A computed fold for a 718-nucleotide part of an RNA from Haloferacaceae archaeon DSL9, annotated as large-subunit ribosomal RNA, domain II. The coordinates come from a structure-prediction model, not an experiment, and the mean pLDDT is 84. It matches the Rfam family "Archaeal large subunit ribosomal RNA". The family is grouped with related families in Rfam's "LSU clan". The family has 91 seed sequences and 2,955 matches in Rfam 15.1.
[in-house]
Context: one part of a larger RNA
RNA sequence: ACCAGAGAGUGUGCCUGUUUGGCGAGUCUAACUUGUGAACCAAGGAAGGCGUAGCGAAAGCGAUACGGCCGCAGUCUUACGACGAGGGCCACCGUGUUCAAGCGCGGGGAGUCAAGCGGGCACGACCCGAAACCGAGUGAUCUACGCGUGGGCAGGGUGAAGCGUGCCGAAAGGCACGUGGAGGCCCGAUAGAGUUGGUGUCCUACAAUACCCUCUCGUGACCUACGCGUAGGGGUGAAAGGCCCAUCGAACUCGGCAACAGCUGGUUCCGACCGAAACAUGUCGAAGCAUGACCUCAGCAGAGAUAGUCCGUGAGGUAGAGCGACCGAUUGGGAGACCCGCGUCCGAGAGGACUCGGCCUCCCUGUCAAACUCCGAACUUACGGACGUCGGAGACGCUGGGAGUCCGGUGUGCGGGGUAAGCUUGUGCACCGUAAGGGAGACAACCCAGAGCUAGGUUAAGGACCCCAAAUGUGGAUUAAGUGCGAUUGAAGGUAGUCUCGAGCCCUAAACAGCCGGGAGGUGAGCUUAGAAGCAGCAACCCUCUAAGAAAAGCGUAACAGCUUACCGGCCGAGGUUCGAGGCGCCCAAAAUGAUCGGGGCUCAAAUCCACUUCCGAGACCCAGCAGCAUACACAAUGAUCUCGUAGGUCGGCACUCUGAUCGGGUAGAAGCCCGGGUGAGAACUCGUGUGGACCGGUCAGUGACGAAAAUUCUGGU
Numbered sequence: 001a002c003c004a005g006a007g008a009g010u011g012u013g014c015c016u017g018u019u020u021g022g023c024g025a026g027u028c029u030a031a032c033u034u035g036u037g038a039a040c041c042a043a044g045g046a047a048g049g050c051g052u053a054g055c056g057a058a059a060g061c062g063a064u065a066c067g068g069c070c071g072c073a074g075u076c077u078u079a080c081g082a083c084g085a086g087g088g089c090c091a092c093c094g095u096g097u098u099c100a101a102g103c104g105c106g107g108g109g110a111g112u113c114a115a116g117c118g119g120g121c122a123c124g125a126c127c128c129g130a131a132a133c134c135g136a137g138u139g140a141u142c143u144a145c146g147c148g149u150g151g152g153c154a155g156g157g158u159g160a161a162g163c164g165u166g167c168c169g170a171a172a173g174g175c176a177c178g179u180g181g182a183g184g185c186c187c188g189a190u191a192g193a194g195u196u197g198g199u200g201u202c203c204u205a206c207a208a209u210a211c212c213c214u215c216u217c218g219u220g221a222c223c224u225a226c227g228c229g230u231a232g233g234g235g236u237g238a239a240a241g242g243c244c245c246a247u248c249g250a251a252c253u254c255g256g257c258a259a260c261a262g263c264u265g266g267u268u269c270c271g272a273c274c275g276a277a278a279c280a281u282g283u284c285g286a287a288g289c290a291u292g293a294c295c296u297c298a299g300c301a302g303a304g305a306u307a308g309u310c311c312g313u314g315a316g317g318u319a320g321a322g323c324g325a326c327c328g329a330u331u332g333g334g335a336g337a338c339c340c341g342c343g344u345c346c347g348a349g350a351g352g353a354c355u356c357g358g359c360c361u362c363c364c365u366g367u368c369a370a371a372c373u374c375c376g377a378a379c380u381u382a383c384g385g386a387c388g389u390c391g392g393a394g395a396c397g398c399u400g401g402g403a404g405u406c407c408g409g410u411g412u413g414c415g416g417g418g419u420a421a422g423c424u425u426g427u428g429c430a431c432c433g434u435a436a437g438g439g440a441g442a443c444a445a446c447c448c449a450g451a452g453c454u455a456g457g458u459u460a461a462g463g464a465c466c467c468c469a470a471a472u473g474u475g476g477a478u479u480a481a482g483u484g485c486g487a488u489u490g491a492a493g494g495u496a497g498u499c500u501c502g503a504g505c506c507c508u509a510a511a512c513a514g515c516c517g518g519g520a521g522g523u524g525a526g527c528u529u530a531g532a533a534g535c536a537g538c539a540a541c542c543c544u545c546u547a548a549g550a551a552a553a554g555c556g557u558a559a560c561a562g563c564u565u566a567c568c569g570g571c572c573g574a575g576g577u578u579c580g581a582g583g584c585g586c587c588c589a590a591a592a593u594g595a596u597c598g599g600g601g602c603u604c605a606a607a608u609c610c611a612c613u614u615c616c617g618a619g620a621c622c623c624a625g626c627a628g629c630a631u632a633c634a635c636a637a638u639g640a641u642c643u644c645g646u647a648g649g650u651c652g653g654c655a656c657u658c659u660g661a662u663c664g665g666g667u668a669g670a671a672g673c674c675c676g677g678g679u680g681a682g683a684a685c686u687c688g689u690g691u692g693g694a695c696c697g698g699u700c701a702g703u704g705a706c707g708a709a710a711a712u713u714c715u716g717g718u
Stems, first nucleotide, its partner, number of pairs: 001718006011123013026050003032044004054061002064091001067090004074083003092107006126266002129263001133256006144230009153220001155187003158183001162179007192217003197213002200211002232248001234244003269653006279292005294404001295402006304390003308387009320375001321373002328368002332364005339358003343354004408432010437448003452626003456622003462616003465600003471613001473612006484602002493587003497584010514571005520544003526538002550565001553564003627643002629639003654707001656704001658702008672691002675688005
């Protein structure tokens, strides 16, 4: 891992609600006793409990046996209405407070016992699950330390004190040479003890700590054998929270014990109806709980209710706008009076003049505000009305039983915080959560659309070259960048890419470009200068001939020369030129394994824009059949306005064990098992062959250690 089997809301007591039954102003027995056919049952047993009266802290006091009105169901009715159980509103009464008024609680009889079911509380309390805490014991054969009695340490090196001799010295003493043999001294594969590095080998190992090489100590605070001692909040510790039998920041064993767990996991058959919440308040509260909101079920009651649209009458100060309407902010210019200030000038000084700046006023000009408003929508909302919808098949409402929920998320509108975020925090709506189906390549919440079952058709979103159902559709335009074919980015800035629109100017008396020709004379003007001749510089810039031609716009020369230009003529023959706006493109444009629009691929598109026709396309819509549900039992009929659904509430069924009653089956073959047929929406039921060889079932009523796919579940097998 697989298979089989086991595996989780139970019992008692009390409280509460509901259902059924008994008796009823009452009701029930408990212990116990007696009888018998003896865990039973029957009879007895009212002690006691609950109820029958409340109010008050207490002392204490102590209520309608119905007086009026309305009125549901119902009954009667001439269908107007009358009566009207329950019910409602008054009135009245008891009691407490109390000067009083008023107010609180109660009052015109329904309880009690038993059983079933829902829920609560206490207990192990649906099941499994800690780490822990406490008690009593067992451990120092491992290891830590101590004590007792023993044992052990090849060989070599170094050469302390002391001693001797010699020399020196007045002496104290010193030096040298010998001798000597000290040391937590040195080397060391002696024995023995240890364990530094290889971060080697091994790492389902040889091994629950090993192997190899290397390394440390090796006469000492040394190593070691045996015996003894210290015990769990205790020991021992040259101290690492180390060690105390593979267990240590408190050993092990058993017990308290089914510890507690607001935490994790699991919790077993089918179907029908309805169907949430992730919010508020409080909380030693934030992973919990309680109450409310929201869901469900039952009862009561009895007539209106209001999601939608419109109208009328009110409310509001947002979006926008505005600020010569407040408040605050705010650009530039002009003019002007008082005052203040720097600077400059005049003056011996007092003071004066001027420019600039501040402040203030006016005029022109340019801007803003969540906590500004002279204004001001859409929209929202209250009440009334109309339409619509719902409602005696009972709405709106009230009371009670049962919950779940109190980690939410996304889109969109409007906000707060933040550079921003698949960020955080609010609020309205929708959706996911709890929603399947079609589309968006795949894709909880984007688009279409809310699935009872089985068929046929029509559409939605989205699509129609092939993958892939459906026109390589029609008409017009744009793009040349594979731009694009993406719901999936592309900026500032730049762009004689191309298309469209508008405006100014020139133009058949010939525009623009190109080609051909002219482009002259006074004059090499004057000055300057070595020179200055159109063209270094200064100053001036006239006149003539002309179709036109500068006292020269540029190149050039030392200076000339030379080449162009302006300007004019000719050839040519129809638009030219400048500015502005728009469409589609282009540059800007860089990322990490191989690229891509879903792919192939596509260029008068299969791209983009405009217009049009046809078709495809879902569980939507239509239609047919069937089922359920609703309408007070059933049938029939009706349902445009019913049938998605997690948590959860309510209701109806299936199956299993055993018991009682009853009805049946079985050696002419029961149960069980294998295989096959049939029925039912399903849980399931039923029939047949075979096997098997002795018990089994239906109905009614009970009973419960009653249903497995999940729990790192348990046991067994493979």
About this RNA
The full RNA is in RNAcentral, with records from ENA.